This is a predicted complex of two RNAs, RNase P RNA and transfer RNA, with 510 nucleotides together. Model confidence (mean pLDDT): 75 of 100. Rfam match: Bacterial RNase P class A. The family's RNA type in Rfam is ribozyme.

RNA sequence: GCGGGGAGGCUCACGGUCGCGCCCUGGUGACAGGGUGAGGAAAGUCCGGGCACCGCAGGGCAGGAUGCCAGCUAACGGCUGGUCGGCGAGUCAAGCGCCCGCGCGAGCGCCACAGCGCGCGGGAGGCGGCGAAGCCGAAGGACAGUGCCACAGAAACGAGUCUGCCAUCCCCAGGCGUCGAGAGACGUGCAGCCCCGGCGCGGGCGGGGGUGGUCAGGGUGAAACGGUGCGGUAAGAGCGCACCAGGCCCCCAGGAGACCGGGGGCGCUGGCAAACCCCAUCCGGUGCAAGACCCGACAGUGCGCGAGGGGCGGCCCGCCCCACCGACCGCCAGGAUGGUCGCUUGAGGCGCGCGGCGACGUGCGUCCCAGAGAGAUGACCGUGCCCCCGCGAGAGUGGGGGACAGAACCCGGCUUACCGCCUCCCCGUGCCA
RNA sequence: GCGCCCGUAGCUCAGCUGGAUAGAGCGUCUGACUACGGAUCAGAAGGCCAGGAGUUCGAAUCUCUUCGGGCGCGCCA
Numbered sequence: 001g002c003g004g005g006g007a008g009g010c011u012c013a014c015g016g017u018c019g020c021g022c023c024c025u026g027g028u029g030a031c032a033g034g035g036u037g038a039g040g041a042a043a044g045u046c047c048g049g050g051c052a053c054c055g056c057a058g059g060g061c062a063g064g065a066u067g068c069c070a071g072c073u074a075a076c077g078g079c080u081g082g083u084c085g086g087c088g089a090g091u092c093a094a095g096c097g098c099c100c101g102c103g104c105g106a107g108c109g110c111c112a113c114a115g116c117g118c119g120c121g122g123g124a125g126g127c128g129g130c131g132a133a134g135c136c137g138a139a140g141g142a143c144a145g146u147g148c149c150a151c152a153g154a155a156a157c158g159a160g161u162c163u164g165c166c167a168u169c170c171c172c173a174g175g176c177g178u179c180g181a182g183a184g185a186c187g188u189g190c191a192g193c194c195c196c197g198g199c200g201c202g203g204g205c206g207g208g209g210g211u212g213g214u215c216a217g218g219g220u221g222a223a224a225c226g227g228u229g230c231g232g233u234a235a236g237a238g239c240g241c242a243c244c245a246g247g248c249c250c251c252c253a254g255g256a257g258a259c260c261g262g263g264g265g266c267g268c269u270g271g272c273a274a275a276c277c278c279c280a281u282c283c284g285g286u287g288c289a290a291g292a293c294c295c296g297a298c299a300g301u302g303c304g305c306g307a308g309g310g311g312c313g314g315c316c317c318g319c320c321c322c323a324c325c326g327a328c329c330g331c332c333a334g335g336a337u338g339g340u341c342g343c344u345u346g347a348g349g350c351g352c353g354c355g356g357c358g359a360c361g362u363g364c365g366u367c368c369c370a371g372a373g374a375g376a377u378g379a380c381c382g383u384g385c386c387c388c389c390g391c392g393a394g395a396g397u398g399g400g401g402g403a404c405a406g407a408a409c410c411c412g413g414c415u416u417a418c419c420g421c422c423u424c425c426c427c428g429u430g431c432c433a
Numbered sequence: 434g435c436g437c438c439c440g441u442a443g444c445u446c447a448g449c450u451g452g453a454u455a456g457a458g459c460g461u462c463u464g465a466c467u468a469c470g471g472a473u474c475a476g477a478a479g480g481c482c483a484g485g486a487g488u489u490c491g492a493a494u495c496u497c498u499u500c501g502g503g504c505g506c507g508c509c510a
Stems, first nucleotide, its partner, number of pairs: 001429010012384007020037007039404001043415002046413005051287004058317004063283005068082005083139001084137004090130003095127002098123008107201005140278002145276002147272003162218002164214009175188005192205004226244006245269002247266006254259001291341004300332001302331003308322004334509002348367008385402007434506007443459004452490001461477005483499005
């Protein structure tokens, strides 16, 4: 320098004029002076907590959420560190496949050398192997059970037989020849098909059905009962054996654990749980429109229904209250729609030290940083800054742009939006010294 | 602030216990009929199922996320 990748930060600055909310001071008041006034996401409301109320917040069921391991935390579906799996710039060429060249082959001869098969040599990297920094993972269980796997295919999981192969049994038969009066018996083996293509020669084979065995071969599919080879068999098959991939069990070593390394045994071998489900852990509900206080108004012998209803919420248990002198519910009519608190000092910000790999914890110092209630935080001008475009050799100059968005009880996260700018780090590779 | 629901053709809706061509009515266009128009008859076009990502062999359908739209909930008695 090129390529690949990661982490963090900022969110235009200053001045002037006018305007707005809140607080303080002065003023009877109008008002005046001073102070202060959005965010990294204030957003979406997707999670988690604080706080408040629901008599206690208790037991069970239902429901929901989470899901490798350990830690952090007030808590979490968040974060940190690790494990396992996948991806990853690139690299390699053992195997499969592809391309090129040469040679050989197919019962025999000739032709044709296109396709097919085999061997040798070469090439490129499609599958594949390895894999940096780093990135991603809703990574419990498919050996608890149920279910699903369209189309195609014989068959989609403990089942099946389309073609094929093997064993066995049965049935049928054209033509021709011989025998026979005939029925029929015996014999022969044509056509056709196959032996990669064409021609010639030569060789082989009758057809159909049942039963049983078999899943090796063909073909289908995203996926076919693990793969390759040898043995074995009537033909076959993890049927047996060897090697390879995975799983389960046992033992040993390492680790806190997930897990990992080694050895042995078992022939155990499809996928889906973001299908039901099982296992483990956690969760009571409602939300500042929670809730507390103050002031005020109207407070109906209204109508309907008729036995349960409320605190109490998905249900039940347990406790209390109201209710046939009519509860609860519905309709009509009536009134209010004001004030104060909750409210911003908090798991708070910043700096330094200590412990920890880290998330984080802790000690000291320092700071106070929006609190409205139809809801303030804005507009204009000037100077400068950053980016883009044009002109110019350059200094410079003209124009354009400076985003996304806006608090409403408060925090911790996640996710999403965003003009641009800055800083730091890691990996691969080239060149120079 | 809290809770709930929806988004499929121009419009109104099916399909949503995953299965490959996404369907119906109205509307639009073309042709026939008519002097012309309507009605009627015949035929055709029109969708990437609001956007993105994931699970799966396979997604309108399941899951997550974003965007847009709609509804409900506040006092006294």